Predicted 3D model of a 542-nucleotide part of an RNA (small-subunit ribosomal RNA, 5' domain) from a metagenome. Its Rfam family is "Bacterial small subunit ribosomal RNA". Rfam links the family to the GO terms structural constituent of ribosome and ribosome. The prediction has a mean pLDDT of 82.
Context: one part of a larger RNA
Order: sequence, then structure tokens, then C1' cells
RNA sequence: GAACGAACGCUGGCGGCGUGCCUAACACAUGCAAGUCGAACGAGAAAGCCCCUUCGGGGGUGAUUAAAGUGGCGGACGGGUGAGUAUCGCGUGGGUAAUUUACCUUCUAGUGGGGGACAACCUGCCGAAAGGCGGGCUAAUACCGCAUGACGUGGCUGGUUCAUAAGGGCCGGCCACCAAAGGUGGCCUCUGCUUGCAUGCUAUCACUGGAAGAUGAGCCCGCGUCCCAUUAGCUUGUUGGCGGGGUAACGGCCCACCAAGGCGACGAUGGGUAGCCGACCUGAGAGGGUGACCGGCCACACUGGGACUGAGACACGGCCCAGACUCCUACGGGAGGCUGCAGUGGGGAAUAUUGCGCAAUGGGCGAAAGCCUGACGCAGCAACGCCGCGUGAGUGAUGAAGGCCUUCGGGUCGUAAAGCUCUGUCGUAGGGAACGAAGACCGCUGUCCUAAUACGAUGGCGGAAUGACGGUACCCUGCAAGAAAGCCCCGGCCAACUCCGUGCCAGCAGCCGCGGUAAAACGGAGGGGGCGAGCGUUGUUC
Repeated sequence: GAACGAACGCUGGCGGCGUGCCUAACACAUGCAAGUCGAACGAGAAAGCCCCUUCGGGGGUGAUUAAAGUGGCGGACGGGUGAGUAUCGCGUGGGUAAUUUACCUUCUAGUGGGGGACAACCUGCCGAAAGGCGGGCUAAUACCGCAUGACGUGGCUGGUUCAUAAGGGCCGGCCACCAAAGGUGGCCUCUGCUUGCAUGCUAUCACUGGAAGAUGAGCCCGCGUCCCAUUAGCUUGUUGGCGGGGUAACGGCCCACCAAGGCGACGAUGGGUAGCCGACCUGAGAGGGUGACCGGCCACACUGGGACUGAGACACGGCCCAGACUCCUACGGGAGGCUGCAGUGGGGAAUAUUGCGCAAUGGGCGAAAGCCUGACGCAGCAACGCCGCGUGAGUGAUGAAGGCCUUCGGGUCGUAAAGCUCUGUCGUAGGGAACGAAGACCGCUGUCCUAAUACGAUGGCGGAAUGACGGUACCCUGCAAGAAAGCCCCGGCCAACUCCGUGCCAGCAGCCGCGGUAAAACGGAGGGGGCGAGCGUUGUUC
């Protein structure tokens, strides 16, 4: 000198864009943060309104409803944190001939015919509750046999090609094994009943098997990745082999047996510290330091352990067990997990609102309308940072008054003020007023598909809407210099000097050093220098 997620002191007008628990991975009241689908399925209220009534009630609507259940997809994404981890965790470059991948895309083949349940519901019972047990009924894209089935899987086997080996790709032969589900719209050409409807046809969305793609993931390897040798030896599933188990998959991952290996001054082992990177800060660079915000990867979700479901988890707002803690209890037993967004206590030098909205972007579900979304978009608080703007401009000398200094002549603050003439950023009042919104939807219509003026794909025209921010930005008009300057320093380094007070006192101080009676170094004043809505101090890095 530069920098900061800063803090502290004094001061403080506005705007834009950012940033904001670095400490206790301490404990948490309350609300919200993951649902959705009735075009998979069965069942299905109430208020209100209308009608009837024997005044008990009944019917219609509400209702393609609410609430719940079965089932599907999603809850493994998104969001948080940095505890652990010195490690194939991360970075970089490779390998997988050792693997997997729901939804999506392309291609291909199919979707036949049956069965038995369980919730919801009704009913009986237990419990304070949380909740549970028994009996009875029922649907499905829920569940289970059978059929069909290969370019699929497994076994045996032939050829070809590739390969570092085990072996892989492709083309064959034989045997064995394995699948499925319907929903919605339209139609009457075929089939069935026959004004029309459907188990029929058709369109579409779903379903099943296979091949490929895309994307995501698993595993393996080379190299790189902090300090201590005042840590020198470490290791028995340890190192390797054979066989097996397990996994999507290789492997001592696990197990039995066999061998006695494996690592280490090129730093093993142990201890300390730490998430890693793109990047960020500094620096001419080399380098040094850092890893907040944003992005990628990893790890964690009260602490420890475990599996279940699933394409994917060993699963933050799932389950089970143990532990600590908190809460409820009828004392028998139960409930909970903010390292999501706000917010509270506590810790601390220190870090914000229990805000608005799904309008946009993105995500989940849905055919769609739409629903959900503390992701996100905005607003609020904070000079915490960067950037921009303002606190006025011109004129004005008997150089006013006043302060300070004085050699008493004067000098200086100083064109500074006042005064006069203007301007209107900002402020205030009033008026106007956005971009961000176009998709999706509906109607008409062109083209393609088609038997089709269904459906679907794609384009055109038109329509009714949709904004949290917000009556904000921005524009116009009126008023009015009116409401807006401080902080540090002045001995040298280092830019800026005099007076008074004090008298080795009180004090200053980054280093050198000042202060003991004329102190440019302490305190005040006048003056001056620097920066300016900031200025200094402290801390940290270069």
C1' cells in the first nucleotide's frame, strides 16, 4: 500500500447492486418448508337452499364435494451445515472385457384366459391417551396361478472377429426358465344385442418382454494433496493362493483351508490440524495466504448401531434398537428431534423479519384445468462492502462584526459571511404510470396423420383473463437554499504551527522517543493538512 462475511469509537442525507452466527454440529416454544392423481378403485358425509310431512321424519340439491381408505408416481430432487474425514475424500487423466440406471427418446414383439384376498365400511371389545385386537362384506392399473414367449436369462456346443490374460462382440444349433392392465374420448365399417349401446372398431394415455440411446450412479487405477522424527518401527483378515458366500458388479468385502507374507528414512505407524476444488486476496511475477457468498464433488442430519421399501437410501422433515435430553400421563404407558424458512433462549466483540407471493424461473403430481413448492421471485432490518449522487451555483471589500496572533503598525480566519441574482439533484405535496406476460386455456382455420369434419402433431387469426414487487421505477407540475458534515492528524518517518495551561505531574507513543517553568510531541484554543457519509482504531493475510 492492498484486502476483509469483520468488530469497536465518533459521526451519519439519498439511491442502485451485493453481503449478513466466522462463536455452542448448544438447546429449542410456535407457524410454515412434499405432495399430487376421481381420466386406476370401492365407498361417501354435513351446513345451507327447495319440496313433502302423521312434526318423528322423508325426498331433491349441495356432490364429478369435504374428510378418509386401497392403488400409482414423487418423498434419494430441491434446501441446510462442515461435525467427522489426511482418505481414491477431492483435483486431474484414464479403465470397467467387472457394472447398474425410474421417468425420457428410437426401434421391435406382445397385451390371452382365470382365481383368491385385504383396507375403507358395518360390528364386538381393550386402552387415560398414543393406539390396538377379533368377526363380517367389497373394488381395482393392488395380489396370485395358468397360457404364449425370444434377438432375453441359464446350461451344453459350432463358426468368425477383437483382445494384455481370464475373456468380449457378432452369426448359429439343442435343452430349460420367465411377462402383461387397464383408463378416457370418438364411431357404427366389422362382431353381439338391434331406435342405440357395447366385452365391437378406432384414437390416445397407460401396461409387458427385448435391443439401442441419452442422463445419472457404483467400482478400480496413475499422478498431486498440511505440520511434528522431541512419533521408527507397524501389521494376523494382516499379505497372497485355492474353493465358496455375498453384491448390479471386481475384490480378504465375508467365510473355511493352505502358504508366510505385506508396509517403512522416497517417512510406514502414531500424534496434531483440516471438508476438497473451480476460485478469492495479495504480488511485476515466481510465490505466499484463504476456501464466506456463487458453482462442482464429498460427508453429516439429537448420539451410536441396523436393516426395510425402492430403479435409486442404509434415507434431514421414513422405520427399528440402544443412549442422553425434553414433554404428556389416569403411573399401566406414550410423544419428540430447526445442521429447512422465520423466530426464542444461550454463547459471543459480532451477524437480520415469527413479512408478501406462487405473477416470473425451476421442481413434484396430473390428459388437462389445476394443486403443492420458506426452491425461487420480492419486500423489511444493518454505512457491512462496492458504486453513484447530494449537502447548493453566480456575484459580493469601508476586507463588517467576532475569534486568534501581534513587533500594536497590523496580520489571519476571508469572498468566507451578510446582501443581491439564480437553479431544483435531493426533499415535500399533487397528477400520470410501466417493462417484467407470454405460454397454458377457449373459438375459427391451414398442413400432416387418419375411414374420420375423433384424437394427436405443427402453424396462422381472434377471444376472455393472469403482477407478489406496487401506485414501486419512471415522467410531469407546484413549493422551497429551505431538512443534510464529519472524522483523524500537524516532532522525524509524514502533508500540516502558533498561543495558553501543565511542570518527569497529568499524560502521549507504530518505531525513534516527548513531559523535571517559554513543550510545534501532554491538554485546550486559533490556524493548517488529509480523507469525506464517512473517518479512525483493533484483528487477520499478502